[in-house]
RNA sequence: GAUUUAUAAAGAAGAGGGGAGAGAGCAGGCUCAGCGAACCUCUAGCAACCACGGCCCCGGCCGUAAAGGUGCUAACACCUGCCCAAUUUGGGACCUAUAAAUU
Numbered sequence: 001g002a003u004u005u006a007u008a009a010a011g012a013a014g015a016g017g018g019g020a021g022a023g024a025g026c027a028g029g030c031u032c033a034g035c036g037a038a039c040c041u042c043u044a045g046c047a048a049c050c051a052c053g054g055c056c057c058c059g060g061c062c063g064u065a066a067a068g069g070u071g072c073u074a075a076c077a078c079c080u081g082c083c084c085a086a087u088u089u090g091g092g093a094c095c096u097a098u099a100a101a102u103u
Stems, first nucleotide, its partner, number of pairs: 001103008013043005021032003026081004044073003048070003052063004082092004
C1' cells in the first nucleotide's frame, strides 16, 4: 500500500515555536484564522479499538488502567453534491477517518 470487519449526531485544552492559511479528495457554499491558520514540541484532557479482569444466552456486556499501544481534543465527518422517497426533510450509497486482523 491492499483486503475484511467495526465505528463515525457523544466527549475533550493550554503553553512555546511558526508565520498564512485551514476545515479528508473535487466542486458550490458556509464558518474559523495577525485577539494569530497549517505544521512541530511539551503538558493536560477525552475515550474508539486493542491490552487486563469479571459476567455471559458466546451474539455480547461491564469495570479497571502507570491510561499501556495507536488515535482524537471548532461547527453532525460543517452543509450540499450520487440514489430513493420527497414541501421541509429523512434514509441509503460513494468517498474519507480511526482501530484491529490478514496479506

Overview:
The RNA shown here (SAM riboswitch aptamer (S box leader)) has 103 nucleotides and comes from Pontibacter flavimaris. Lineage of the source: Bacteria > Pseudomonadati > Cytophagales > Hymenobacteraceae > Pontibacter. The prediction has a mean pLDDT of 75. It was read from a public genome assembly, where an Rfam model found it.